[in-house]
Context: one part of a larger RNA
RNA sequence: UUGGGUGUAAAGGGUGCGUAGGCGGGUCGUAAAGUCAGAUGUGAAAUGCGGAGGCUCAACCUCCGAACUGCAUUUGAAACUUACGAUCUUGAGUGGAGUAGAGGCAAGCGGAAUUCCCGGUGUAGCGGUGAAAUGCAUAGAUAUCGGGAGGAACACCAGUGGCGAAGGCGGCUUGCUGGGCUUUUACUGACGCUGAGGCACGAAAGUGUGGGGAGCAAACAGGAUUAGAUACCCUGGUAGUCCACACCGUAAACGAUGAUUACUAGGUGUAGGCCGGCUGAACCGGUCUGUGCCGCAGUUAACACAAUAAGUAAUCCACCUGGGGAGUACGGCCGCAAGGUUGAAACUC
Numbered sequence: 001u002u003g004g005g006u007g008u009a010a011a012g013g014g015u016g017c018g019u020a021g022g023c024g025g026g027u028c029g030u031a032a033a034g035u036c037a038g039a040u041g042u043g044a045a046a047u048g049c050g051g052a053g054g055c056u057c058a059a060c061c062u063c064c065g066a067a068c069u070g071c072a073u074u075u076g077a078a079a080c081u082u083a084c085g086a087u088c089u090u091g092a093g094u095g096g097a098g099u100a101g102a103g104g105c106a107a108g109c110g111g112a113a114u115u116c117c118c119g120g121u122g123u124a125g126c127g128g129u130g131a132a133a134u135g136c137a138u139a140g141a142u143a144u145c146g147g148g149a150g151g152a153a154c155a156c157c158a159g160u161g162g163c164g165a166a167g168g169c170g171g172c173u174u175g176c177u178g179g180g181c182u183u184u185u186a187c188u189g190a191c192g193c194u195g196a197g198g199c200a201c202g203a204a205a206g207u208g209u210g211g212g213g214a215g216c217a218a219a220c221a222g223g224a225u226u227a228g229a230u231a232c233c234c235u236g237g238u239a240g241u242c243c244a245c246a247c248c249g250u251a252a253a254c255g256a257u258g259a260u261u262a263c264u265a266g267g268u269g270u271a272g273g274c275c276g277g278c279u280g281a282a283c284c285g286g287u288c289u290g291u292g293c294c295g296c297a298g299u300u301a302a303c304a305c306a307a308u309a310a311g312u313a314a315u316c317c318a319c320c321u322g323g324g325g326a327g328u329a330c331g332g333c334c335g336c337a338a339g340g341u342u343g344a345a346a347c348u349c
Stems, first nucleotide, its partner, number of pairs: 003321004007303002012317001014201004021194003025088007033081002035077008049065006091191001092188003095184005103177007110154001115149007125136002162169002206247006215241002220236004258316006266294012298305002322349003331342004
C1' cells in the first nucleotide's frame, strides 16, 4: 500500500465557518473528453507459455505459433459520467404570518446570607473534634437588637425541562443582537453535501498590566493523628477565585459514538408549534421539530445499540495497525513564560 477497522479492545479532529479538491436532483437537445466496438500501424530479440524437432534421455539447443492484456492514428455508437445550452421544482435558500427559550453583549436595579465596622443589651465562655489542642475572649468575645461598609453568588420556581456549533448559559428590568421551530407555498431555480490547508471560537488552571478582594482557598504556618504523617481532621492563611484589556489553546473538551442524505415494526412520557372533532382553556384523533425510556427485525466478541442506530446504503473528511521506550528525544512552527503542536529511533518483551 491493499484489506480490515475506529461506543467500551489501537483508532472520530474540542467545535464551527470555509478555500482547493472529491461527490452531487428531474427532463430535453448538442458535442464526444472518459467509456464501448471495428480497422490500420507499432508493440526488437532473448526469456516465459503451447506444439514439433536435434544431442542415446534430461538439462541444453533449434524451429513454428499464440501472446506481448500497451500506445498512436482513424471510422463509428451515445446508455452512463463529463462539457455546453434550454427547462423544471421535490433538495437548498428568500419572502409573508406566528411562536418558545438560563442563546450572546452592555447598562441599571433587588433581596436573603457570610464577613467586617459603629452603637445598645448582656457575662464567661466561644469555637472546633472521634477525642482534643492550636485559635478567639474580662482591653468584654460568643449570643441578641439597631445602623453602616463591601465583595461574590443568585434559595424556592427547577423538570433525563429549555437554549447554544462546541466550550457553555439560571435573580429582575431595559437596550442592541444571533439562531431555531411551526405555518403559508408567494419568489429564486440545484444556488447543494463534505472539507486537506486556512480563519474564528474554545471549561478550568496558568501568564502579563491595572483594579478589586466578602467568602472560599493551592503554597505556607501552627495544632492534632501516627512508628513516621512533607497527608486525611482542626485553627489560620497568600496567590487565585471577581472586573477590564491582552495572552495561553489544553481537558474523561464524553454520547469515550465525525458531518450530510435516504430507507427500515411498535409502545409510552415530556418540551415547542400547527390542523381536525367538540360550543369549549378540558378531552379525543392527526402532524412537524426537539428531548427521554422500553422494545421487534437487524447488528454486536459480549455488554448493548435499536427512526436521536452501534441497522441497511451513499458521499466527503479525520484517525488506527502489538506492549514498553514515548506523546519522550531531535528539528520545525507557535508562546512573555508555563508549555503547546508536529513527532521518531536504538533497545527490550
Molecule: small-subunit ribosomal RNA, central domain
Organism: uncultured bacterium